A computed fold for a 1474-nucleotide RNA from a metagenome, annotated as small-subunit ribosomal RNA. The sequence is in RNAcentral, with records from SILVA.

RNA sequence: AGAGUUUGAUCCUGGCUCAGGAUGAACGCUGGCGGAAUGCUUAACACAUGCAAGUCUAUUCGAAAGUCGCUUCGGUGAUGAUUAGGAUGGCGGACGGGUGAGUAACGCGUGAAGAACUUGCCCUCAGGAAAGGGACAACACAUGGAAACGUGUGCUAAAACCUUAUAUGCUCACAAGGUGGCAUCACCAAGUGAGAAAACACUAUAUGUGCCAGAGGAGAGCUUCGCGUUCCAUUAGCUAGUUGGUGGGGUAAUGGCCUACCAAGGCGACGAUGGAUAGCCGGCCUUAACGGGUGGACGGCCACAAGGGAACUGAGACACGGUCCUUACUCCUACGGGAGGCAGCAGUGGGGAAUAUUGGACAAUGGGCGAAAGCCUGAUCCAGCAAUUCCGCGUGGGUGAAGAAGGUUUUCGGAUUGUAAACCCCUUUCAGCAGGGAAGAAGAAAGUGACGGUACCUGCCGAAGAAGCCACGGCUAAUUACGUGCCAGCAGCCGCGGUAAGACGUAAGUGGCAAGCGUUAUCCGGAAUUACUAGGCGUAAAGGGCAUCUAGGCGGCAAUACAAGUCAGAAGUGAAAAGUCAGGGCUCAACCUUGGCCUUGCUUUUGAAACUGUAUAGCUAGAGUACGGGAGAGGAGGGCGGAACUACAAGUGUAGCGGUGAAAUGCGUAGAUAUUUGUAGGAAUGUCAAUGACGAAGGUAGCUCUCUGGACCGAUACUGACGCUAAAGUGCGAAAGCUAGGGGAGCAAACAGGAUUAGAUACCCUGGUAGUCCUAGCUGUAAACGAUGGAUACUGGGUGUGGGGGGUCGAACCUCUGUGCCGAAGCAAACGCAAUAAGUAUCCCGCCUGGGGAGUACGUUCGCAAGAAUAAAACUCAAAGGAAUUGACGGGGACCCGCACAAGCGGUGGAGCAUGUGGUUUAAUUCGACGCAACGCGAGGAACCUUACCAGGUCUUGACAUCCACAGAAUCUUUUAGAGAUAGAAGAGUGCCUUUCGGGGAACUGUGAGACAGGUGGUGCAUGGCUGUCGUCAGCUCGUGCCGUGAGGUGUUGGGUUAAGUCCCGCAACGAGCGCAACCCCUAUUGCUAGUUACCAUCAUUAAGUUGGGGACUCUAGUGAGACUGCCCGCGAUGAGCGGGAGGAAGGUGGGGAUGACGUCAAGUCAUCAUGCCCCUUAUGACCUGGGCUACACACGUGCUACAAUGGGCUGUACAAAGGGAUGCGAAGCCGUGAGGUGGAGCGAACCCCAGAAAGCAGCUCUUAGUUCGGAUCGUAGUCUGCAACUCGACUACGUGAAGUUGGAAUCGCUAGUAAUCGCAAAUCAGCAAUGUUGCGGUGAAUACGUUCUCGGGUCUUGUACACACCGCCCGUCACACCACGAGAGUUUUUUGCACCUAAAGUUACUGGCCUAACCGUAAGGAGGGAGGUACCUAAGGUGUGGGAGAUGAUUGGGGUGAAGUCGGAACAAGGUA
Repeated sequence: AGAGUUUGAUCCUGGCUCAGGAUGAACGCUGGCGGAAUGCUUAACACAUGCAAGUCUAUUCGAAAGUCGCUUCGGUGAUGAUUAGGAUGGCGGACGGGUGAGUAACGCGUGAAGAACUUGCCCUCAGGAAAGGGACAACACAUGGAAACGUGUGCUAAAACCUUAUAUGCUCACAAGGUGGCAUCACCAAGUGAGAAAACACUAUAUGUGCCAGAGGAGAGCUUCGCGUUCCAUUAGCUAGUUGGUGGGGUAAUGGCCUACCAAGGCGACGAUGGAUAGCCGGCCUUAACGGGUGGACGGCCACAAGGGAACUGAGACACGGUCCUUACUCCUACGGGAGGCAGCAGUGGGGAAUAUUGGACAAUGGGCGAAAGCCUGAUCCAGCAAUUCCGCGUGGGUGAAGAAGGUUUUCGGAUUGUAAACCCCUUUCAGCAGGGAAGAAGAAAGUGACGGUACCUGCCGAAGAAGCCACGGCUAAUUACGUGCCAGCAGCCGCGGUAAGACGUAAGUGGCAAGCGUUAUCCGGAAUUACUAGGCGUAAAGGGCAUCUAGGCGGCAAUACAAGUCAGAAGUGAAAAGUCAGGGCUCAACCUUGGCCUUGCUUUUGAAACUGUAUAGCUAGAGUACGGGAGAGGAGGGCGGAACUACAAGUGUAGCGGUGAAAUGCGUAGAUAUUUGUAGGAAUGUCAAUGACGAAGGUAGCUCUCUGGACCGAUACUGACGCUAAAGUGCGAAAGCUAGGGGAGCAAACAGGAUUAGAUACCCUGGUAGUCCUAGCUGUAAACGAUGGAUACUGGGUGUGGGGGGUCGAACCUCUGUGCCGAAGCAAACGCAAUAAGUAUCCCGCCUGGGGAGUACGUUCGCAAGAAUAAAACUCAAAGGAAUUGACGGGGACCCGCACAAGCGGUGGAGCAUGUGGUUUAAUUCGACGCAACGCGAGGAACCUUACCAGGUCUUGACAUCCACAGAAUCUUUUAGAGAUAGAAGAGUGCCUUUCGGGGAACUGUGAGACAGGUGGUGCAUGGCUGUCGUCAGCUCGUGCCGUGAGGUGUUGGGUUAAGUCCCGCAACGAGCGCAACCCCUAUUGCUAGUUACCAUCAUUAAGUUGGGGACUCUAGUGAGACUGCCCGCGAUGAGCGGGAGGAAGGUGGGGAUGACGUCAAGUCAUCAUGCCCCUUAUGACCUGGGCUACACACGUGCUACAAUGGGCUGUACAAAGGGAUGCGAAGCCGUGAGGUGGAGCGAACCCCAGAAAGCAGCUCUUAGUUCGGAUCGUAGUCUGCAACUCGACUACGUGAAGUUGGAAUCGCUAGUAAUCGCAAAUCAGCAAUGUUGCGGUGAAUACGUUCUCGGGUCUUGUACACACCGCCCGUCACACCACGAGAGUUUUUUGCACCUAAAGUUACUGGCCUAACCGUAAGGAGGGAGGUACCUAAGGUGUGGGAGAUGAUUGGGGUGAAGUCGGAACAAGGUA
């Protein structure tokens, strides 16, 4: 410090996620030792038991056990004993310890104030203490009660209580006078009146401890104030002791703290009131910092003590282990009454994911009491438990290659685990055992240690007792094998898993950390993702619809003063701990500790005066006013037009009009439409007209009149900062809509009808009501858009246009103000903006923070309603989005091509048959191929074989390959059984190479054992190879350069041209490659060479090129030539090229073939072959016989033959090319009607054979008919091949003679030697189902205007929400499942306001009667006190009525999510109605 994730890729915006650190943690697996810390975050839930606050000779009472005496044995004395214990009294129980419920507060923090206060114990100083008195507890006796606890009578002491005296001083009241200050006031003070004391110990004039009052201090407390201190405005108004005053009361003290009276105030958008949440801080975690989060341990403050209230005592409390009352709960009870409060330490139950011992000691530190000894102290110090955290240590070190064994993997060679182990040598930390053994303990001597026989030291022992956890697809360090097969599972995000998973599980290996490692939860960080430091708003989320104005914020030039802000210096404070720096102590570290720094703050004070501010007096550049001009659909009201339209009336006139893609509804013979005239009505204002004008926006358009707002220009004068912005408020605000009343021509939601359609609640048509118009109101929203808030200043240019001014004869030109376009810098993600900024700056306002849910719900405000404004959450997703790029696509555009259409010719689709396919059938009908690009396809030939299928019969190292052992050569012949495979028998036969003659070897056969063979079994979606297709379409790319942030672009686009990315020109491109073309083959002309088996002009010869001969011709087959827009004319740009022409056998790639770019289709093929993996192994292998692949209601494809006269039949007659031939082609001759038979010449073929070409030509016949057309089907008889023609061959002869008379919708081929038509040959092959396929030649046309349309393709461009790319994407209802939420008759819980009733305890006040030790009084009585009573206040309770929050509720509403549901087809392309 960043990374992953939106896309085919890119840049940006933007969210989600990760890597880091932390924790009072918990959970999973694992676990050796020690040190230092920490340990109920939940139920402020309830608590059994024990302990946690006592102590003290000032006073009083006062045992017992035991021991020792005496004794009459009943007892008694002494001691125990100044004891234990009880009581009065004093001090302490207000500290220490716990908890965080409440509290949003002067509670806390910080800084001040107290001239408005208090203070026990402690310290210092200076004084005092005289004389008396009466009681009450304990105790004794009696008595009530279960108990708790009392009651009565009687005795008694004090440092308890009471009276009096004393009073410098003190307190209070009055107060002459004086001093000071900061407003109230403070201080000093003569004088007058009132008020308060306790003694005890002892060594006894002393000393010590106490007591009373005073002054001061230390420490502590109380009160007040400035500033700071969470969220919600869907909480906006709150307040009656409320705000203030006066008098009084109360308090230690100020104060409405309380009370009476008076006034009507006080708080609040600078957030009152209400609600929610929360103890606050030092600090702690994190962060670069600013910040954010947090407040457990330690320290400071506060609050609380089962819930609530109250006071008493006291220096201090409204009191955790005190009192009273009330409530709830628990316990005891004799039912009458009582007792209790762990949020002290342990501990228990409960809750919970979760948090420890009913331990030791007062040795230390500290606290209470005491003079002290001492007692008490769950404060504290220690120990126990827990890897809860931090820190330290160990689990060994060295050596050791045969790189052992084992494991894993493998391409079988190896690799890896791995110096790892073993082996050998060494060490002993820690643990274990044993011995020694502290400091902590004091001013001196003595004594005192829970921890603890602990830390530490020494010895012994033996490598001995001590390693796990997580991860290994990317982020992110680390990979393989097996298993599994969208299953099981993983997952922080992206995402893995559907048979070869580096992502699941296991193993091996590797990586990381280590007594821990992972996971979960939470916080900060990364996140500049709330942006103060430090973000944005044209299109990504985001400018308010517009204006006006209040508060607020900001504000021109120059001067003086002040000093609030600001800056500088000084002082105080900012506790300690923490942090940090430098040291020190535990062996180190954690930890502890000393000193410095820090604590960025607040307060006080001294100064400075630039800037901001305030005050004063000025200035004119901002702003405004006056004057003069012209421009304008600016606004409001009135008046007046013309065109068009419709209606009505009348005339003319006749059959249609109207409407559409085409129609129909509709109107019309009762006279429409059309046309003419007249009348009426309402709405809108053609041309001018514009990129124009005006207005704040919405918006404004005939002409004219009245009233009126604003802007602009010009030149002077005046005011003197009067300004800018603008929350709240106020006003304006299109269309639609609403209310009331008018108006209503045209148009036109709704509605009706007609069409369209599968449907058509639409688009189209005919009608048509609200509405549109006017008046008065309401509504307050729009893509109210420049998707761009307002103001000011500055920053190159160019070119239009509206208005004004200057200038000119008129121009040019200059200037101000509007309104447009293009562009520099700059900005921007890009697109783009660019003086009318989206540039550079300042000020103010509004708004944004992932998508959906949702601009929705609830609440509130406004509205007549419709609705508007404000405005969430649960839940859900990992994206949603912007701009640009490349493709693909479009019922977008432009250009171009192709038998693509058109123009033609011939077919298919109808019939019969052949053949292939589907389907059906079957034991099997083997398998594959399925739009074009499967279907006479694999198959170029299924009777057996083929053959893969079925039935039956058989074999199991196998039909086939290699290796081993044994035996035999091999091989051949005959024969038995059987359907055959097979099984058995007999016979013949002994070879080749080598040899040391024993044998060995090669090939072959048989037997045996196992390694293995075998598979047309699966996967073409694991593959290679091969092939189809787009397409013989003209495209597809690269290097360098240039442009762009980038994906990419350029080149390859453009203008021409071509069959062509073919060529030319231009151009930030210049070149190159694969394709195109050419090079290759055949064909068309020809030269040369060569002439047999081919040829024959001349010569001779023959029946015949038969032979001699010839080398001319044809032909053959080798090598050349030829064609290149080369020549001419025109067009074109002088180019490329195009048109025409000449010449030429051939002319513009002459014709044909081979040749198939980058790629697409998971196209086809595992059944040609090869091959990974999986599967079968007495069978999914192999052999045999028979059957099947040939089935047959039907459907489709491809063909053949026809339907006839351009024909059929018969007779005669002519002309090819290209092939094949030895297991072959097979001549002549002879036989048969024929298939064929016989025969065997010739030929391995320019020689012989197949082999007669056919259409054609000539003649005869048939005459339009189911025929002399057509030949299916069937019968009979035959021929040939073959082991064998039944299923299931071909052919022949005779007989039979079906459908069919030119074929619906639709559809195919072909542009010239082509279509059409005619025959010939070959491969395969014994034969053949061939009408197929591949070739060959013969005869030989028609048509193409042209590119509108159909299909396919190419280039450019445009739009896109597509990229699996339109066979795309995607919306809504309905149905189903689940989830959260809203409404809901209500029900219920909780909280709170108000009113009233009742009212405990208690304080205060009053109090007739009653009771009453101290003082007064001889007494009566009095003073004072008490109980009781009354009044006010008041906890709890009750009644009534409101508000808030939560839970729940039949039903209901929308929302979200969910591999393959239904209906449509709304959006994205002109998305088919933008």